The RNA shown here (transfer RNA) has 73 nucleotides and comes from Trichonephila clavipes. Taxonomically the source falls in Trichonephila (Eukaryota, Metazoa, Ecdysozoa, Arachnida). Rfam family: tRNA. Gene Ontology term of the family: triplet codon-amino acid adaptor activity. It is annotated as a transfer RNA. Model confidence (mean pLDDT): 80 of 100.
[in-house]
C1' cells in the first nucleotide's frame, strides 16, 4: 500500500430499517439483619467512534475518516 473484521452506559455483550436502544456484572439508595455478606425492591448512568448521505423512519443501509486487531506484499 491492498484487503477483512471491530467500535453501543464504568466493564462484557444484544438489538440485521420501525415505535421508549435492552441484558449481565458493577455503582447508588431502600427494606431485611445485632453487624456484614448473599438474596429482595428501586434508581442513576447511552444522544450507538466522528462527520455526511439515502429514507416517512437509520445503532442497522451507502460514502469518507479515526481507533484497535487480522491477512497479504
Nucleotide at each position: 500500500g491492498u484487503u477483512c473484521c471491530u467500535g453501543u452506559g464504568g466493564c462484557g455483550c444484544a438489538a440485521u430499517g420501525g415505535a421508549u436502544a435492552g441484558c449481565g456484572c458493577g455503582u447508588u439508595g431502600g427494606a431485611c439483619u445485632u453487624c456484614u455478606a448473599a438474596g429482595c425492591c428501586a434508581a442513576a448512568g447511552g444522544u450507538c467512534g466522528u462527520a455526511g448521505g439515502u429514507u416517512c423512519c437509520a445503532a442497522u443501509c451507502c460514502c469518507a475518516u479515526c481507533u484497535g486487531g487480522g491477512a497479504u506484499g